[in-house]
Context: one part of a larger RNA
RNA sequence: CGCAGGAUAUCUGAGAGGAGCUGUCCUUAGUACGAGAGGACCGGGAUGGACGGACCGCUGGUGUAUCUGUUGGGGACCAACCCCAUGGCAGAGUAGCCAAGUCCGGAGGGGAUAAACGCUGAAGGCAUCUAAGCGUGAAGCCCCCCUCAAGAUGAGAUAUCCGUAUCAAAAGAUGAAGGUCCCUUGAAGACUACAAGGUAGAUAGGUCUGGGGUGUAAGCACAGCAAUGUGUUAAGCUGACAGAUACUAAUAGACCGGAAG
Numbered sequence: 001c002g003c004a005g006g007a008u009a010u011c012u013g014a015g016a017g018g019a020g021c022u023g024u025c026c027u028u029a030g031u032a033c034g035a036g037a038g039g040a041c042c043g044g045g046a047u048g049g050a051c052g053g054a055c056c057g058c059u060g061g062u063g064u065a066u067c068u069g070u071u072g073g074g075g076a077c078c079a080a081c082c083c084c085a086u087g088g089c090a091g092a093g094u095a096g097c098c099a100a101g102u103c104c105g106g107a108g109g110g111g112a113u114a115a116a117c118g119c120u121g122a123a124g125g126c127a128u129c130u131a132a133g134c135g136u137g138a139a140g141c142c143c144c145c146c147u148c149a150a151g152a153u154g155a156g157a158u159a160u161c162c163g164u165a166u167c168a169a170a171a172g173a174u175g176a177a178g179g180u181c182c183c184u185u186g187a188a189g190a191c192u193a194c195a196a197g198g199u200a201g202a203u204a205g206g207u208c209u210g211g212g213g214u215g216u217a218a219g220c221a222c223a224g225c226a227a228u229g230u231g232u233u234a235a236g237c238u239g240a241c242a243g244a245u246a247c248u249a250a251u252a253g254a255c256c257g258g259a260a261g
Stems, first nucleotide, its partner, number of pairs: 001151001005162007015148004021049007033038001051105005059099004066092005071085005109143003116136004165174003178256004182198005203249003206245005212238003219232005
């Protein structure tokens, strides 16, 4: 921009893409078959491999704005705390992301067929699956399963909302439903888009309460000559997690959008 008014939701599915794999064991059954050795079809069940998708409760990885220990140096010194040294080094670790973790999938069915196997059956009194006609029959083909999908210009459908004017002599003014700008943000994201929200508000930050993490802070007291230990104390601190709470910031406002066929 189009889809012969505009808009908000929800659909249909022409078409396109994806998937499509397979082992072993048990049973049927040591049955059918076979002199024996051996040893099934069909059917039922269990459990794997590779591949794919999703997820983070479990097992773990990462986790340079979390906690702790500690070396050298600096901040004059003690204590406390901070900075630099690959996050200085080391131990642990929430969320998120992830696999080595967990769950799920390729199941089953229908249709038309291939090779093949048949029925009926002439040409050709027989025979013949074929010439007319009718069947069975594959991991393959078309559906069924998953995803996208009406620019499918063949532009589809359903529901709902607004409008096809008003005022004015004229110039002009009014600007619906709905949407956007702008702003607070996000398990969404390169930008955009998408999603949540904008005071009639829990969108983010802060605060509070909790969860999770770390592992018993500082100060003081006591014991010890001291290093240090013990008590106060499962303390103190704490990024992303959960809930609550308008304290802070989403203020104020602007724009698009109809009167035509």